[in-house]
Context: one part of a larger RNA
Molecule: small-subunit ribosomal RNA, 5' domain
Organism: uncultured bacterium
RNA sequence: GGAUGAACGCUGGCGGCGUGCCUAACACAUGCAAGUCGAGCGAGAACCGUCUGAAUGACACUUCGGUAGAAUGAAGGCGGGGAAAGCGGCGGACGGGUGAGUAACGCGUAGGUAACCUGCCCCUUACUCAGGGAUAGCCUAGGGAAACCUGGAUUAAUACCUGAUGAAGCAAAGGUACAGAAGUAUUUUUGCCAAAGAUUGAUCGGUGAGGGAUGGACCUGCGUCUGAUUAGUGAGUUGGUGAGGUAAUGGCUCACCAAAGCGACGAUCAGUAGCCGACCUGAGAGGGUGAUCGGCCACAUUGGAACUGAGACACGGUCCAAACUCCUGCGGGAGGCAGCAGUGGGGGAUAUUGCACAAUGGGCGGAAGCCUGAUGCAGCAACGCCGCGUGAGCGAAGAAGGUCUUCGGAUCGUAAAGCUCUGUCCUGGGGGAAGAAACAAAUGACGGUACCCCGGGAGGAAGCCCCGGCUAACUACGUGCCAGCAGCCGCGGUAAUACGUAGGGGGCGAGCGUUAUCC
Numbered sequence: 001g002g003a004u005g006a007a008c009g010c011u012g013g014c015g016g017c018g019u020g021c022c023u024a025a026c027a028c029a030u031g032c033a034a035g036u037c038g039a040g041c042g043a044g045a046a047c048c049g050u051c052u053g054a055a056u057g058a059c060a061c062u063u064c065g066g067u068a069g070a071a072u073g074a075a076g077g078c079g080g081g082g083a084a085a086g087c088g089g090c091g092g093a094c095g096g097g098u099g100a101g102u103a104a105c106g107c108g109u110a111g112g113u114a115a116c117c118u119g120c121c122c123c124u125u126a127c128u129c130a131g132g133g134a135u136a137g138c139c140u141a142g143g144g145a146a147a148c149c150u151g152g153a154u155u156a157a158u159a160c161c162u163g164a165u166g167a168a169g170c171a172a173a174g175g176u177a178c179a180g181a182a183g184u185a186u187u188u189u190u191g192c193c194a195a196a197g198a199u200u201g202a203u204c205g206g207u208g209a210g211g212g213a214u215g216g217a218c219c220u221g222c223g224u225c226u227g228a229u230u231a232g233u234g235a236g237u238u239g240g241u242g243a244g245g246u247a248a249u250g251g252c253u254c255a256c257c258a259a260a261g262c263g264a265c266g267a268u269c270a271g272u273a274g275c276c277g278a279c280c281u282g283a284g285a286g287g288g289u290g291a292u293c294g295g296c297c298a299c300a301u302u303g304g305a306a307c308u309g310a311g312a313c314a315c316g317g318u319c320c321a322a323a324c325u326c327c328u329g330c331g332g333g334a335g336g337c338a339g340c341a342g343u344g345g346g347g348g349a350u351a352u353u354g355c356a357c358a359a360u361g362g363g364c365g366g367a368a369g370c371c372u373g374a375u376g377c378a379g380c381a382a383c384g385c386c387g388c389g390u391g392a393g394c395g396a397a398g399a400a401g402g403u404c405u406u407c408g409g410a411u412c413g414u415a416a417a418g419c420u421c422u423g424u425c426c427u428g429g430g431g432g433a434a435g436a437a438a439c440a441a442a443u444g445a446c447g448g449u450a451c452c453c454c455g456g457g458a459g460g461a462a463g464c465c466c467c468g469g470c471u472a473a474c475u476a477c478g479u480g481c482c483a484g485c486a487g488c489c490g491c492g493g494u495a496a497u498a499c500g501u502a503g504g505g506g507g508c509g510a511g512c513g514u515u516a517u518c519c
């Protein structure tokens, strides 16, 4: 000098674009953050219409016994209506957060898989036949404070099951060609395996097989911090055979056999740390960092486990254990903000319990649409970068006043006043977007915002640090090794350009200094 997710002190006008718990992966009140499909299925509340109509019973008439029947209208039937639950499908493995762990094929880079998987999507091809038994819900009986649970009866499906058909698929055995790694292509025989319907008749689905795309899994070469005041280490350890397991290779696991494997080219141990694209600095080489944005990984109170599924060993799923918090009728239950806001705490320090799905994107749906704290916006903060303003021109009686003075004057200084103007920002009024496209119409949170026009009026908008040398900028007074300053040298003990104040000056400017850290 440059830089920062900065903080602190003094000061502070506006706009645009960004950024904002670096500390306690500390604990969390409250609300929201993942639903959707009635074109898969049964059942169906409120409410509305209509039919019947218990009951009440107005005006009238009356022989006072009643007659008559407007109106209100319970329960019920039918039709419409669709709430809240339930079964089923798809999605909750994405999106969002954090960096605790991890020195590792975790990441980066270059390859390999003849050792693999891939829902939704695209292409090709073939098929979608016949049956069955349940179960939630509803109803009913009961237990429990609750969470919830148990029994009985009954019901549907694209839920579940059985059978049929089925090759180009799979398996076994055999042949041929290529290859020479366990494979590829082709062929023969035998065996095995599927499906689901809905509809407004436009369509949307279902099943098998092959291919693609996308996403993932595994393996390998190289690279990836510090310490030797850590020198030996390790026993499924290293390899083999066989088996199990997996989508798949493999000590991944197991039985047996062998005794190997790693290590001064730093094993093991200990400490520290998410990695990268990038960012900062530097002429470069290099050094430092890993906030925001993007890619990968890991984690979801702590530890462990599997289930479902194309995909998880699953942040807002399940089970077990532990700590903590809460409810309880003491028997038992409930919870997990490292999602968005917000609270306490810690800290030098980091924001609103906001608006909207209008756009982009995602989930579901044929669609309308619903959901979306992703996202788009707004709010707060000079936290950063950039831009603009705080006025412009003329104006010497060089006013008053301050400071210094050799008392003559010098300086603040065209500075002010005064005169003439301008209108950026500001303020009042008027107009007023693009972002909106799919799709004819409709549809904007931001927002009456940006922007444009008119009126008003210099009015509302300058500070901070420094002035001994390094280093641009000097005098006076006060103080008297005191009070104090200080990055280094150093200054202060009676004439201090170094302390404090004033005048003047220098630098930067809505900022300026200080502190911390990196080059």
Base pairs, nucleotide, nucleotide: 001519002518003517004516006515007514008513009512010511013388014387015386016385017384018383019381020380021346026344027343028342030341031340032339035090036089037088040087041086047080048079049078050077051076055072056071060067061066097299098298099297106224107223108222109221110220111219112218113217116216117215121212122211123210124209125208126207127206128205129163130162131161132160139152140151141150142149143148169192170191171190172189173188174187175186176185177184178183197204198203225271226270227269232262233261237259238258239257240256241255242254243253244252274296275295276294277293278289279288280287281286301322302321303320304319305318324335325334326333327332352378354377355376356375360374361372362371363370364369391421392420393419394418401412402411403410404409425460426456427455428454429453430452431451435446463508464507465506466505467504468489469488470487474503475502476501477500478499484491485490